Predicted 3D model of a 71-nucleotide RNA (transfer RNA) from candidate division Kazan bacterium GW2011_GWA1_50_15. Its Rfam family is "tRNA". Rfam describes the family as follows. Transfer RNA (tRNA) molecules are approximately 80 nucleotides in length. NCBI's taxonomy places the organism under Bacteria, Bacteria candidate phyla, candidate division Kazan-3B-28.
[in-house]
């Protein structure tokens, strides 16, 4: 340079254009003589504009980052 894929809670994966969910981490009760496990709560995300759409995590597009290919 060209092509192709990926970006969503700390971490990892989901999610037919109709209110973003699990797991594991974290806080915080229950239980314990304390702890550990078990168990229940709870916060806590869509890379950044722009455009279709009555509505966009999803559909276009422009940019940033990251991975692969090809030269």
């Nucleotide at each position: 340079a060209g092509g192709g894929g990926c970006g969503u809670c700390g971490u990892u994966c989901a999610a037919u254009g109709g209110u973003a969910g699990g797991a594991c981490a974290u806080g915080g009760g229950u239980c314990u003589c304390c702890a550990a496990a078990a168990u229940c709560c709870a916060g806590a995300a869509u890379g950044c504009g722009g455009g279709u759409u009555c509505g966009a995590u999803u559909c276009c597009u422009g940019c940033c980052g990251c991975c692969c290919c090809u030269g």